[in-house]
Context: one part of a larger RNA
RNA sequence: UGACGGGGGCCCGCACAAGCGGUGGAGUAUGUGGUUUAAUUCGAUGAUACGCGAGAAACCUUACCUGGUCUUGACAUGCAUGGAACGCUCUAGAAAUAGAGUGGUGCCCAGCAAUGGGAGCCAUGACACAGGUGGUGCAUGGCUGUCGUCAGCUCGUGUCGUGAGAUGUUGGGUUAAGUCCCGCAACGAGCGCAACCCCUGUUGCUAGUUACCAACACGUUAUGGUGGGAACUCUAGCGAGACUGCCGGUGACAAGCCGGAGGAAGGUGGGGAUGACGUCAAGUCAUCACGCCCCUUAUGACCAGGGCCACACACGUACUACAAUGCACGGAAUAGACGGAAGCGAAGCCGCGAGGUGGAGCAAAUCCGACAAAUCCGUGCCAAGUUCAGAUCGGGGAUUGCAACUCAUCCCCGUGAAGCUGGAAUCGCUAGUAAACGCGGAUCAGCAUGCCGCGUUGAAUACGUUCUCGGGCCUUGUACA
Numbered sequence: 001u002g003a004c005g006g007g008g009g010c011c012c013g014c015a016c017a018a019g020c021g022g023u024g025g026a027g028u029a030u031g032u033g034g035u036u037u038a039a040u041u042c043g044a045u046g047a048u049a050c051g052c053g054a055g056a057a058a059c060c061u062u063a064c065c066u067g068g069u070c071u072u073g074a075c076a077u078g079c080a081u082g083g084a085a086c087g088c089u090c091u092a093g094a095a096a097u098a099g100a101g102u103g104g105u106g107c108c109c110a111g112c113a114a115u116g117g118g119a120g121c122c123a124u125g126a127c128a129c130a131g132g133u134g135g136u137g138c139a140u141g142g143c144u145g146u147c148g149u150c151a152g153c154u155c156g157u158g159u160c161g162u163g164a165g166a167u168g169u170u171g172g173g174u175u176a177a178g179u180c181c182c183g184c185a186a187c188g189a190g191c192g193c194a195a196c197c198c199c200u201g202u203u204g205c206u207a208g209u210u211a212c213c214a215a216c217a218c219g220u221u222a223u224g225g226u227g228g229g230a231a232c233u234c235u236a237g238c239g240a241g242a243c244u245g246c247c248g249g250u251g252a253c254a255a256g257c258c259g260g261a262g263g264a265a266g267g268u269g270g271g272g273a274u275g276a277c278g279u280c281a282a283g284u285c286a287u288c289a290c291g292c293c294c295c296u297u298a299u300g301a302c303c304a305g306g307g308c309c310a311c312a313c314a315c316g317u318a319c320u321a322c323a324a325u326g327c328a329c330g331g332a333a334u335a336g337a338c339g340g341a342a343g344c345g346a347a348g349c350c351g352c353g354a355g356g357u358g359g360a361g362c363a364a365a366u367c368c369g370a371c372a373a374a375u376c377c378g379u380g381c382c383a384a385g386u387u388c389a390g391a392u393c394g395g396g397g398a399u400u401g402c403a404a405c406u407c408a409u410c411c412c413c414g415u416g417a418a419g420c421u422g423g424a425a426u427c428g429c430u431a432g433u434a435a436a437c438g439c440g441g442a443u444c445a446g447c448a449u450g451c452c453g454c455g456u457u458g459a460a461u462a463c464g465u466u467c468u469c470g471g472g473c474c475u476u477g478u479a480c481a
Base pairs, nucleotide, nucleotide: 001481002480003478004477005476007475008474009473010472011471012470013469015465016464019429020428021427022426023425026320027319028318029317030316031315032314033313034311035310042053043052064306065305066304067303068302069301070300073129077128078127079125080124081123082122083121086103087102088101089100090099091098092097107118108117109116110115131295132294134293135292136291140289141288142284143283144282145280147278152191153190154189155188156187157186158167159166160165171182172181173180197272198271199270200269202240203239204238205237206236207235208234212229213228216227217226218225243266246260247259248258249257250256322422326381327380328379329378330377331376332375338369339368340367343362344361348357349356350355388419393414394413395412396411397410398409399408435457436456437455438454439453440452441451
């Protein structure tokens, strides 16, 4: 100087407390451990691994296994020889591949032509080389997690100290903040904080189609449907607006704090992006890049099939429930954001349904996906393993796709398991939040209880900081560095 203390002081954070809803019990989904296996590819492992890399494992992906094959190679550059490229057919084979046949002559330059040369592509041959998801994340770059959006981390000069170093950065107040004020052997400065950026909340102006419809007409069973309009909603660009600016109190005449006015909004308005010096030899050599080591008829490459989907178990994360604030049936209402051309696909018709048929319209404020759901109204159920719950299994179908056995999704009929609110323990959340409800998107042929977004309904509680956890500042002890 740090680090640590079941030392002290001050102060924060859904850290506790106060509340609401969960997890831990059940079934299923998914990840992991373990076990099994020819293989169940690899990585991630307290917090900071475990619906994680993976934003889609039937083939492909794919790195694994078994079998069948190749050796200048699936891919790059260079050389030589031949041929246009390329398309089609047949035979063997699981395919890779091997063999046979056939069609076919382009572009540029020279030349009358024959022909020659060249670019590109293909085949063959020899060698330089290719190739490696092989090892090392403890050789590395880059990227990332975490402490932590915590308020800290430093430097120049000066001063003090033999020196390590200190001071500044400590102190008195204050703040979300090393934020600001005052004081001070310090005076300044940098990276962080804040602000500048984006969304959202109010409003003015500009603009008025595909959006809108107040006034005036036309028309319809009905609808901005039509003429028209530029008010309103909205769209999207430029502005305004919030600054402790004003008032009162308080404070040290400060910074600020408390209350009030006005205001759509008030003291950082709400949300996002933004992550200082560093820590964990944290993670990643399997995104990529890269040093060294290793393989080179194989640790490279191609193909078929299998595996990554196994299952006595154990754990994490979710979904669905155990019901009456519910379930079922009928009727009625109301979003936002997003996607669409090898695409979204309307109406109509067929089917109980998944779906089929159909093909209008739409590169979309125009058309389509697209009916939002919880909610409200009416009816039934009457406390029961039930008209709760839906696992499992049997049968029949639909769709995607060369192909659904291993191993897809969905529909219908039947079947109807566990489960009656969950031990010790443990998680999230302070407001348009939690909880509940549905909708969309990426990936994608197909496949979502996951992920990323969107809106709808919409709470309870916070006395307080003694205690638990994590953190910041000062101080103290130390046999630690």
About this RNA
This is a predicted structure of a 481-nucleotide part of an RNA (small-subunit ribosomal RNA, 3' major domain) from an uncultured Gammaproteobacteria bacterium.